[in-house]
Context: one part of a larger RNA
RNA sequence: GGAUGAACGCUGGCGGCGUGCCUAACACAUGCAAGUCGAACGGAACUUCUUUGACAGAAUUCUACGGAAGGAAGUUGAUUAAGUUUAGUGGCGGACGGGUGAGUAACGCGUGAGUAACCUGCCUUUGAGAGGGGAAUAACUUCCCGAAAGGGAUGCUAAUACCGCAUGACGCAUAUUUAUCGCAUGGUAGAUAUGCCAAAGAUUUAUCGCUCAAAGAUGGACUCGCGUCCGAUUAGCCAGUUGGCGGGGUAACGGCCCACCAAAGCGACGAUCGGUAGCCGGACUGAGAGGUUGAACGGCCACAUUGGGACUGAGACACGGCCCAGACUCCUACGGGAGGCAGCAGUGGGGGAUAUUGCGCAAUGGGGGAAACCCUGACGCAGCAACGCCGCGUGAAGGAUGAAGGUUUUCGGAUUGUAAACUUCUUUUAUUUAGGACGAAGAAUGACGGUACUAAAUGAAUAAGCUCCGGCUAACUACGUGCCAGCAGCCGCGGUAAUACGUAGGGAGCAAGCGUUAUCC
Numbered sequence: 001g002g003a004u005g006a007a008c009g010c011u012g013g014c015g016g017c018g019u020g021c022c023u024a025a026c027a028c029a030u031g032c033a034a035g036u037c038g039a040a041c042g043g044a045a046c047u048u049c050u051u052u053g054a055c056a057g058a059a060u061u062c063u064a065c066g067g068a069a070g071g072a073a074g075u076u077g078a079u080u081a082a083g084u085u086u087a088g089u090g091g092c093g094g095a096c097g098g099g100u101g102a103g104u105a106a107c108g109c110g111u112g113a114g115u116a117a118c119c120u121g122c123c124u125u126u127g128a129g130a131g132g133g134g135a136a137u138a139a140c141u142u143c144c145c146g147a148a149a150g151g152g153a154u155g156c157u158a159a160u161a162c163c164g165c166a167u168g169a170c171g172c173a174u175a176u177u178u179a180u181c182g183c184a185u186g187g188u189a190g191a192u193a194u195g196c197c198a199a200a201g202a203u204u205u206a207u208c209g210c211u212c213a214a215a216g217a218u219g220g221a222c223u224c225g226c227g228u229c230c231g232a233u234u235a236g237c238c239a240g241u242u243g244g245c246g247g248g249g250u251a252a253c254g255g256c257c258c259a260c261c262a263a264a265g266c267g268a269c270g271a272u273c274g275g276u277a278g279c280c281g282g283a284c285u286g287a288g289a290g291g292u293u294g295a296a297c298g299g300c301c302a303c304a305u306u307g308g309g310a311c312u313g314a315g316a317c318a319c320g321g322c323c324c325a326g327a328c329u330c331c332u333a334c335g336g337g338a339g340g341c342a343g344c345a346g347u348g349g350g351g352g353a354u355a356u357u358g359c360g361c362a363a364u365g366g367g368g369g370a371a372a373c374c375c376u377g378a379c380g381c382a383g384c385a386a387c388g389c390c391g392c393g394u395g396a397a398g399g400a401u402g403a404a405g406g407u408u409u410u411c412g413g414a415u416u417g418u419a420a421a422c423u424u425c426u427u428u429u430a431u432u433u434a435g436g437a438c439g440a441a442g443a444a445u446g447a448c449g450g451u452a453c454u455a456a457a458u459g460a461a462u463a464a465g466c467u468c469c470g471g472c473u474a475a476c477u478a479c480g481u482g483c484c485a486g487c488a489g490c491c492g493c494g495g496u497a498a499u500a501c502g503u504a505g506g507g508a509g510c511a512a513g514c515g516u517u518a519u520c521c
Stems, first nucleotide, its partner, number of pairs: 001521004006517005013392006019385002021350001026348003030345003035092003040089002043086006051078005060069003099303003108228008118220002123216007131165001133163002140155001142153004171196011201208002229275003236266002241263004246258003278300004282293004305326005328339004356382001358381003364378001365376004395425004405416004430458006439448001465510005470491003476505005486493002
């Protein structure tokens, strides 16, 4: 000198774009953050309609004034059709998106290969197909237990829920065999035989779904070469340890696991142990080599109160799922239950220090749905903070009697200083008024937002500080103080004429900032 997720002191006008718990992976009140589909299904509630039962009886008519006929509005029940809502069964999604960096020195990450050892819902392409049956169960009814959370029994019912049967190959398994290829195990293509396996409907008739197979795409899994911090005041480490055979398990290879057998394997080219740490694209700095760093944005990994476990599923060993154990908090009728902000806001605490319990799904994207649409603290915006970068402004021109005042003085003057006053202008900004978007591809739909922007009016009007002035280093005098008070990055200054302390005048530098501190180059 440059840089920062900065903090502190003094000061502070505006706008644009960014950024904002680096500390306690500390504990969390409250609200929201993952739902959706009635075009899979049976119910339930409500509304309207058709037919009809009961109650009730108005207008009107007749009257012998006692009443009779009449049958509207209304109430309630059954029934038909249509519609709306939806607890439950069922489907898809809750494995994405969002957060954090505790752990991890590791195939975790980066880079380059391999899988002849693998999986892949939704999507795309292609081929083939959906025949015929069955048994339940939730909801619901009735009853019971419990303070609650919730649970149990009985009876009924549906499906795109569940289960057999049929059909079935270019599928899978086994056996035989032919051709061919390779990179060792082997691969590919073909033939034969045996065995095994499927399906579901909905609707507004446009379609959307269902099953099997082949291929693609996407996403993942595993293996390997190389690279990846410090310490030898850590030198030996290791028993499923290293390898084999056989099995189990897995999508798949494998001590991944198991039985048996052998005694191996790693290590001064640093094993093991200890410390520290998420890694990278990048960022900062530097002429470069290099050094430092990993906030924001993007990729990968790991974690979700701590530890362990599996279930479901194409995918999890699952942040807002389940089970167990621990700690903590809450409710309780003391028998038992409930919870998990390292999602967005917000609270307490810690700290030098870090924001709103905001608006909207209008855009982009995601989930569900045939769609309308619903959900979305992702996201888009707004609020707060000079935290950073960039831009703009705080007026411009003229103006000497060099006014007054201040400071200084050798008392002549010098300086503040064209600075002010004063004159003439301008209106960025500000305020007021009026108009008013783009963002919306396409009819509708704009949170931002009456915002940006535009026009007019008013009037210099609303807007300057901070640090320094001995040398390094740009900028000097006066007074006070008297090795005191104090300054200080280094050298050093201060003990009676201090350009170095304090104040004033003047000056220098930067400027909505200026200094200090911390850290890196």
RNAcentral holds the full RNA, with entries from ENA.
The part of an RNA shown here (small-subunit ribosomal RNA, 5' domain) has 521 nucleotides and comes from an uncultured bacterium.
The coordinates come from a structure-prediction model, not an experiment, and the mean pLDDT is 85.